[in-house]
RNA sequence: UUGCUCUCAACGGGGUGCCAUUCUUUCUAGUGGCUGAGAGGAGCUUCCGCUCCAACCCGCUGAACCUGAUCCGGAUUAUGCCGGCGGAGGGAUUGCGAGCGGAACCUGG
Numbered sequence: 001u002u003g004c005u006c007u008c009a010a011c012g013g014g015g016u017g018c019c020a021u022u023c024u025u026u027c028u029a030g031u032g033g034c035u036g037a038g039a040g041g042a043g044c045u046u047c048c049g050c051u052c053c054a055a056c057c058c059g060c061u062g063a064a065c066c067u068g069a070u071c072c073g074g075a076u077u078a079u080g081c082c083g084g085c086g087g088a089g090g091g092a093u094u095g096c097g098a099g100c101g102g103a104a105c106c107u108g109g
Stems, first nucleotide, its partner, number of pairs: 001102006008095003011059004017034006040053005065090003071084004
């Protein structure tokens, strides 16, 4: 001086579904179940929906997540539940430290 890997920190990105039952004029809320890392809480809103916080996951080694998709096949009470799609396209960073290496220069033998 430089490459790679890892921990941590801050910052950033992301999703928050399905079914059953009870209350209920409607809207909604509560309870229970399924899968999963994650299906939580609060506020706003006539509704659609939106915002914030927490946890979890992910940050180019990028299947975290989105589009395709009101997709296709299988299973299920039902659902991205499983597989395909997918060697398709998008998609969010820096730093301290540690470890393992490389190169250059200087000095000594």